[in-house]
Context: one part of a larger RNA
Molecule: small-subunit ribosomal RNA, central domain
Organism: uncultured bacterium
RNA sequence: CUGGGCGUAAAGCGCACGUAGGCGGUCUAUUUAGUUAGAGGUGAAAGGCCCGGGCUCAACCUGGGAACUGCCUUUAAUACUGGUAGGCUAGAGUCCGGGAGAGGGUAGCGGAAUCCCAAGUGUAGAGGUGAAAUUCGUAGAUAUUUGGAAGAACACCGGUGGCGAAGGCGGCUACCUGGACCGGCACUGACGCUGAGGUGCGAAAGCGUGGGGAGCGAACAGGAUUAGAUACCCUGGUAGUCCACGCCGUAAACGAUGAGUGCUAGAUGUCGGGGUUUCAGAUUUCGGUGUCGCAGCUAACGCGUUAAGCACUCCGCCUGGGGAGUACGGUCGCAAGAUUAAAACUC
Numbered sequence: 001c002u003g004g005g006c007g008u009a010a011a012g013c014g015c016a017c018g019u020a021g022g023c024g025g026u027c028u029a030u031u032u033a034g035u036u037a038g039a040g041g042u043g044a045a046a047g048g049c050c051c052g053g054g055c056u057c058a059a060c061c062u063g064g065g066a067a068c069u070g071c072c073u074u075u076a077a078u079a080c081u082g083g084u085a086g087g088c089u090a091g092a093g094u095c096c097g098g099g100a101g102a103g104g105g106u107a108g109c110g111g112a113a114u115c116c117c118a119a120g121u122g123u124a125g126a127g128g129u130g131a132a133a134u135u136c137g138u139a140g141a142u143a144u145u146u147g148g149a150a151g152a153a154c155a156c157c158g159g160u161g162g163c164g165a166a167g168g169c170g171g172c173u174a175c176c177u178g179g180a181c182c183g184g185c186a187c188u189g190a191c192g193c194u195g196a197g198g199u200g201c202g203a204a205a206g207c208g209u210g211g212g213g214a215g216c217g218a219a220c221a222g223g224a225u226u227a228g229a230u231a232c233c234c235u236g237g238u239a240g241u242c243c244a245c246g247c248c249g250u251a252a253a254c255g256a257u258g259a260g261u262g263c264u265a266g267a268u269g270u271c272g273g274g275g276u277u278u279c280a281g282a283u284u285u286c287g288g289u290g291u292c293g294c295a296g297c298u299a300a301c302g303c304g305u306u307a308a309g310c311a312c313u314c315c316g317c318c319u320g321g322g323g324a325g326u327a328c329g330g331u332c333g334c335a336a337g338a339u340u341a342a343a344a345c346u347c
Base pairs, nucleotide, nucleotide: 003319004318005317006316007301008300012315014201015200016199017198021194022193023192025088026087027086028085029084030083031082033081034080035077036076037075038074039073040072041071042070049065050064051063052062053061054060091191092188093187094186095184096183097182098181103177104176105175106174107173108172109171110154114150116148117147118146119145120144121143125136126135162169163168206247207246208245209244210243211242215241216240220236221235222234223233258314259313260312261311262310263309266292267291268290269289270288271287272286273285274284275283276282277281296303297302320347321346322345329340330339331338332337
């Protein structure tokens, strides 16, 4: 390089936007660049191959041929690809009318619970466990009532329900704001798909500065357990968890399944719309989300119109196990570290 692959064997970038590049609907005209055919030139000789010849054979030497799949020039063809020009509307987008939604941001508000504070009632235990103890309590705890303060999370509804590109998103209200879907078919007229680099977003933990700190709780301390117990259990408890701003850029970031398009039996549940209707409901049509299943695929498991089926376009990635996602170097980072990424050696 080719080939074969990427749900679970090695292998889909965490996700998106997008540059270059690659690929690209339909009709007409034109061009003849690609493409195809013919002709001419060139493609040195030697070597290699085929048919012969000469040394007794062979090695070796030698004659002829084919080949040299290429390049250049020229003539012709015009279907396809490309270029140019002009159209089209089925792709894509805009517009109008609708309804759905934990999509995002900011501000405000609410109740339950927890802890703390003050006061009342009240008396000897409470708490915790497998059993206990550490712990709290006669300086009045636990329990209960009233009032107050604080922070965090939003029971029921709640649902293989919804929304979002992914991460993710759940009390209520207002404001700002993104996307998708359905119907109309008014408008633009291929404006599209993918996307190396690049840019942005990106759970948790962690880091910086300043706040906040109820509950929980790494570390830590004590009590148990145990042969030991640097654990599991218990009592405490600091970072952290929360907010603002700035970093980090990783996860079993999973559907372990890249994005886009077309085609290929059905059945059934559910969410959001539309049409018909005899309006309980039935039926039909779009878009999502589940289950089962024909064909087909698969090593099997299984997948099966939400494909892992049949095809096309583009990107990423894999190439025996260990060494190793490590070393060195580069880039990024405050650091932690991230990213790119070997070899010796060994089986």